Model confidence (mean pLDDT): 79 of 100. This is a predicted structure of a 62-nucleotide RNA (Fluoride riboswitch aptamer (crcB RNA motif)) from Candidatus Brocadiaceae bacterium S225. Its Rfam family is "Fluoride riboswitch aptamer (crcB RNA motif)". Gene Ontology terms of the family: positive regulation of gene expression and response to fluoride. Rfam 15.1 lists 2,293 matches to the family in 1,982 species.
[in-house]
This record gives sequence, C1' cells and structure tokens, in this order.
RNA sequence: UGUCAAUAGAGCGAUGGAGUUCGCUAAAGCGCCGCAUUGCGGAUGAUAACUCCUAUUGGAGG
Repeated sequence: UGUCAAUAGAGCGAUGGAGUUCGCUAAAGCGCCGCAUUGCGGAUGAUAACUCCUAUUGGAGG
C1' cells in the first nucleotide's frame, strides 16, 4: 500500500504467542521515579491473574 474476513459471535487490560478465569468498552487502552520538564536520565515487569512456550537478563553446573 492492496485484498479478504470479522466487527459485542467483537475488542481492550505499560513489548510476543496459546489456554483458562476476571474486569472493562461504542472507547476500553497509551506504567513508575528523578532532573535544568513538552526534553534528558534511571529502575521493575514479556501475566489484569494463573500456567505453558518464545525472546531477554542474572546465578550455578556440565
């Protein structure tokens, strides 16, 4: 950029995928801290919750 399908039988819940549950939606959603604040720097977590996989980080062993 184009095409097709779906459009609450759908979608969303600070970065990926899946299952289950919870909450929310005609917008739900777009996290926290510090500083010279419309910019710069720092810390945690791939979960809304649980489990598994993948990626990343740390430690130990072969």